The RNA shown here (SAM riboswitch aptamer (S box leader)) has 124 nucleotides and comes from an Anaerolineae bacterium. The RNAcentral record of the sequence draws on Ribocentre. Its Rfam family is "SAM riboswitch aptamer (S box leader)". Gene Ontology term of the family: regulation of gene expression. Lineage of the source: Bacteria > Bacillati > Chloroflexota > Anaerolineae. Model confidence (mean pLDDT): 85 of 100.
[in-house]
């Protein structure tokens, strides 16, 4: 970079560098020389991915027994917790609202779906 899915109204900031725009892209409104944005350490969130744990479930297999029927043990896999080690991710504002499309309302009002974006996984 593109496809495939799943989230996106919760949550969480110090220090040092640096100095002009910045919050994707338009508009709108917001940040920002009282130092934004943005690298950099350390800290926090949070909990998708790994991996470790526990209950349930299912269940190759293995076992008691002369024999049924039970009964025990139980790999993989599936569900839910927990917790945070590893891999990411994130710490103004609901992805800050909106953008198209529909209901709706007096209204630039609500509401729904989708777009378009961001972040995991997984393929190419």
């Nucleotide at each position: 970079c593109u496809c495939u899915u799943a989230u996106c109204c919760a949550g969480a900031g110090a220090g040092g560098c640096g100095g002009a725009g910045g919050g994707a892209c338009c508009g709108g409104c917001c940040c920002g020389a009282u130092g934004a944005u943005g690298c950099c350490u350390c800290g926090a969130c949070a909990a998708c991915c790994u991996g470790c744990c526990a209950g349930c479930g299912c269940a190759a297999g293995g076992u008691c027994u002369g024999u049924u029927u039970u009964g025990c043990c139980a790999a993989a896999c599936g569900c839910u917790g927990a917790g945070a080690a590893g891999g990411u991710g994130c710490c103004a504002a609901c992805u800050c609202c909106g953008g198209c499309a529909g209901a709706u309302c007096a209204a630039u009002u609500u509401c729904u779906g989708g777009g378009a974006g961001a972040u995991g996984a997984g393929a190419g």